[in-house]
RNA sequence: AAUUGUUACUGGCAAACUUAUUGAAAAAUAAGGACGCAAAGCCUUGGGUCUACAGAGAUAAUCCACGAUUGCCAGGCUGCAUUA
Numbered sequence: 001a002a003u004u005g006u007u008a009c010u011g012g013c014a015a016a017c018u019u020a021u022u023g024a025a026a027a028a029u030a031a032g033g034a035c036g037c038a039a040a041g042c043c044u045u046g047g048g049u050c051u052a053c054a055g056a057g058a059u060a061a062u063c064c065a066c067g068a069u070u071g072c073c074a075g076g077c078u079g080c081a082u083u084a
């Protein structure tokens, strides 16, 4: 530098759930806990999905992201293992 992601380390991350806090909610953070993950590392750049405080609507139905999700998919950057 390139290829592959099968074998993967006394290694890494941590779903559901529980408790506490924050939030209008979706959800997030911390501790516990392990369903899984070879990028379940980072970036909301594009799409999808969830929520709907404010706003629109007639007060209602409903619509709407400026909110959330990268453990929904794609893209970008980096890393790890193996082989040559």
Stems, first nucleotide, its partner, number of pairs: 002083001004081002012037002017032006035071001041077003045074003048069003055063002
Molecule: c-di-GMP-I riboswitch aptamer
Organism: Pectinatus cerevisiiphilus